RNA sequence: UCGCCUUUCGUAUAAUGGUAGUACACCUGUCUUCGAAACAGUGAAUAUAGGUUCGAUUCCUAUAGGGCGUU
Numbered sequence: 001u002c003g004c005c006u007u008u009c010g011u012a013u014a015a016u017g018g019u020a021g022u023a024c025a026c027c028u029g030u031c032u033u034c035g036a037a038a039c040a041g042u043g044a045a046u047a048u049a050g051g052u053u054c055g056a057u058u059c060c061u062a063u064a065g066g067g068c069g070u071u
Base pairs, nucleotide, nucleotide: 002069003068004067005066006065007064010024011023012022013021018054027041028040029039030038047063048062049061050060051059
């Protein structure tokens, strides 16, 4: 320099173009003399900006971060 892959709650990981889930963690409650464990529950996410579409995590473009390869 060029090419390819990837980006989803704090972490990990799902989701045929049609209500963004699950687990752990955090927090609250029950229990307990107090804690731990257990049980129940709340909140929290699609890297950014555009485009296509009735409708985009999904398809297209650009940018940014990360990774791999070539020179």
Overview
The RNA shown here (transfer RNA) has 71 nucleotides and comes from Kwoniella mangroviensis CBS 8886. Rfam family: tRNA. Rfam links the family to the GO term triplet codon-amino acid adaptor activity. It is recorded under the gene name tRNA-Arg-TCG-2-1.